The RNA shown here (Lysine riboswitch aptamer) has 164 nucleotides and comes from uncultured Acetatifactor sp. The organism belongs to Acetatifactor, within Bacteria.
RNA sequence: GAUAGAGGUUGCGUUAUUCAUGAGUAAUUUUCCCAAUACGGCAGGCGUAAGGGCGGGAAGACGAAAGGGGAGGACGCCGAAAGAGGAGAGAACCUGUAAAUCGAUUCUUGGGCAUGCGGUUAAGAGCCGUAUGACUGUCAUCCGGUAUCGGAUGGGGCGCUAUC
Numbered sequence: 001g002a003u004a005g006a007g008g009u010u011g012c013g014u015u016a017u018u019c020a021u022g023a024g025u026a027a028u029u030u031u032c033c034c035a036a037u038a039c040g041g042c043a044g045g046c047g048u049a050a051g052g053g054c055g056g057g058a059a060g061a062c063g064a065a066a067g068g069g070g071a072g073g074a075c076g077c078c079g080a081a082a083g084a085g086g087a088g089a090g091a092a093c094c095u096g097u098a099a100a101u102c103g104a105u106u107c108u109u110g111g112g113c114a115u116g117c118g119g120u121u122a123a124g125a126g127c128c129g130u131a132u133g134a135c136u137g138u139c140a141u142c143c144g145g146u147a148u149c150g151g152a153u154g155g156g157g158c159g160c161u162a163u164c
Base pairs, nucleotide, nucleotide: 001164002163003162004161005160008078011077012076013075014074015073017071018070019069028061029060030059031058032057033056034055037049038048039047040046041097042096043095044094045093081109082108083107084106085105088102089101110136111135113133114132115131116130117129118128119127120126138155139154140153141152142151143150144149
């Protein structure tokens, strides 16, 4: 260097299905009250609607979806992947510009779990970061045993095992 493999209290990711949540919310609509703006992301332009009622409020009727999550399944896998930054790209009337989104590339993390704190979120769910704790896998050194085991300390996935 190549090939193959191991880690597991839910190993990791993707995907559709389903179930809640979202939410009796948004939207639509009816009645009443107030009354001049509202919309095309934002700025400028341009345009559209508007006292034949824009927009707002109250009550009634009807009533979602997405993102996020749970479950079992399928598929791809074992830097699986995740997090933090990030050149650049970037639609919806025009120009400029932001965000969503995609993203070369850089850094960090062996893995999951529990608890605290912080963040995200509609959420007290879940997730992310961080600290602590034990657990687990692996290698090195040392000690005990001699059965392939047990213990202590330390390392980091650019690691570990096998073959070439």